[in-house]
RNA sequence: CUCUUAUCCAGAGAGGCUGAGGGAACGGCCCCGUGACGCCUCGGCAACCUGGCUGCAAAGUCAAGGUGCCAAUUCCGACAGAGAAUAGUCAAUGCUAUUCGAAAACUGGAAGAUGAGAG
Numbered sequence: 001c002u003c004u005u006a007u008c009c010a011g012a013g014a015g016g017c018u019g020a021g022g023g024a025a026c027g028g029c030c031c032c033g034u035g036a037c038g039c040c041u042c043g044g045c046a047a048c049c050u051g052g053c054u055g056c057a058a059a060g061u062c063a064a065g066g067u068g069c070c071a072a073u074u075c076c077g078a079c080a081g082a083g084a085a086u087a088g089u090c091a092a093u094g095c096u097a098u099u100c101g102a103a104a105a106c107u108g109g110a111a112g113a114u115g116a117g118a119g
Base pairs, nucleotide, nucleotide: 001119002118003117004116005115006114007113008112013042014041015040016039017038021031022030023029026077027076028075043070044069045068048066049065050064051062052061053060054059074111079108080107081106083100084099085098086097087096088095089094
């Protein structure tokens, strides 16, 4: 770097250095000299992997280690999608076609982030 897979509406602060942008890209909307982003120290959150304990197992629990994380739902959006009627088919709650109609609060994708495995 690529592929596969799981999760992503919860949670988590102080100090020091530095000095202007940052929130992945795009459109918004936010954060920021009352010091952003980044780095360091201490602290914390969480439970993806290893490990301990309980358990037949599923799973639960602990938090020692390996990550990760500690503004805003992955900050929001993009792309797609309701339904009704008619006809046909059919075992069928299904499928096909046509017409009318259509909001996204909801669902699924795309992209991204993190863990684990593999190349």
Annotation: A computed fold for a 119-nucleotide RNA from a Chloroflexota bacterium, annotated as SAM riboswitch aptamer (S box leader).